Predicted 3D model of RNase P RNA and transfer RNA as a complex of 393 nucleotides. Rfam match: Bacterial RNase P class A. By type it is a ribozyme. The coordinates come from a structure-prediction model, not an experiment, and the mean pLDDT is 76.
RNA sequence: CAGGGAGGAGAGGUGGUCGCAGUCUGAGGUUUUCUCAGACUGAGGAAAGUCCAGGCUCCAAUGGGCAGGGUGCUGGACGCAAGUCCAGCGGGAGCAAUCCCGGGAAAGUGCCACAGAAACUACACCGCCAGAUUAAAUCUGGUAAGGGUGAAAAGGUGCGGUAAGAGCGCACCAGGGAUCAGGUGACUGAUCCGCUGGGCAAACCCCACCCGGAGCAAGGCCAAAUAGGAGGGCUCAGAGCCCGGUAGCCCUCGGGUAGGCCGCUUAGAUAGAUGACCACCGUUAGCACAGAACCUGGCUUAUCUCCUCCCUGCCUC
RNA sequence: GGGCCAUUAGCUCAAUUGGCAGAGCAGGACACUCUUAAUGUCAAGGUCGGUGGUUCGACUCCACCAUGGCCCACCA
Repeated sequence: CAGGGAGGAGAGGUGGUCGCAGUCUGAGGUUUUCUCAGACUGAGGAAAGUCCAGGCUCCAAUGGGCAGGGUGCUGGACGCAAGUCCAGCGGGAGCAAUCCCGGGAAAGUGCCACAGAAACUACACCGCCAGAUUAAAUCUGGUAAGGGUGAAAAGGUGCGGUAAGAGCGCACCAGGGAUCAGGUGACUGAUCCGCUGGGCAAACCCCACCCGGAGCAAGGCCAAAUAGGAGGGCUCAGAGCCCGGUAGCCCUCGGGUAGGCCGCUUAGAUAGAUGACCACCGUUAGCACAGAACCUGGCUUAUCUCCUCCCUGCCUC
Repeated sequence: GGGCCAUUAGCUCAAUUGGCAGAGCAGGACACUCUUAAUGUCAAGGUCGGUGGUUCGACUCCACCAUGGCCCACCA
C1' cells in the first nucleotide's frame, strides 16, 4: 500500500432572527372558545418491521386437564421473562485473523422420486468361480472383490487367504460398545471387543424447560341521541375443547352518536408540532437511513462517517 | 395504532403425505366459410413476488424482506 476479519464511537456545538406545537405565568376579552407578551420544553439509533417478551387493561372468577405453541451443546453472570454477555466443547468453511451450526435417527412410525438387479427382514443385471453334458448356448449353486445406476449401495486402504471371494485372518484408519483415567460439565485420552450401511426431526414424534386469550380502536367516566326494538341460544353456554365452580348471560340483525375528559408521560395528539436562514467554533464533509402516537427490554431489517486492534500478500529500510 | 390474509402464464384460479408446474379465457398459426363470427386442430407462453437456509431434491418446510387487500370506535 492492497485485500480481508473483529470491536467501538458519533449522528454537530454555541449565539442571533423568523416560524410551529405543548405547558405555566400575566394581560385583554369572554359562557366556553380565543388573542397578545414572557419563560421553559420539543424525535431515533434504528422512532421502522410487529418477529419475541414484560408492564397495564378487559375477558364475572383465573382453578384443573387435553389440544396447540415456543426454546434447545456445557458451565457461569445479569434479567420477572424473552434474551444478552463471558469462558469453553463438538462439527463445518477459510492459508489465516475469524465466522457459521448445535437435544434425540441404538424408543417407535413414516419418506428416500427418476435411474438401478437391489433404496431394505438387502440384492444378483453384467462380470468372476464351481458343477450339470462336450464347443456355442442354457440351467443350478457360490460370490460382493470388479463394471454399471444413483445424492446415498451394508465400513475404507493394503497384505495374506480362497475354486472365486468375503473382517475370513492381520496391520493402519473411521465409527460403535465395555472398562479405566482426567474434567463441575459438554467432552477428551488409553486399553480391550471384528461389534460395523446411511440420510431426513426447518416429517410425525420422544426428552427437558416454559406459555390462558385478546389487545390502548384495550378499558374507565361524563354528555347527546335512538326503537332498553326484533330473532335465536340456553342452565347450558360465553377464551380451541372438556371438567369443576359462580351466576341472567351470550350470538346475530336493526337503531342512535361521530362530542369531551382520563388512560397519555418534564415531546405528546380531535393522528399530522419539533422547521428555515445567518455568524463563529469544529469537521474531509455534516451527508445517508429515516419522523414518537400507552410504556419498557430484546431480535431483525435500512443506512452515512470515523477510530482501534488482528490476519494475509507485496514493496522499502 | 393494532390484528389477519394473499402473491403461480397477459387475466381468473388449481397443484398434499417435498419428486417432470396445469386448467379456463385472452393472444398466435392452420382448417371450415364468399367473408366474419362461432366451431375444430396445433404450437407457444412461467425467475411459482424477492433473498438466504434445511434437504440428494423446495411452488410446498424455516427465516428475513417487498407489494397488495380485509377487519376494528362508542351508547342502549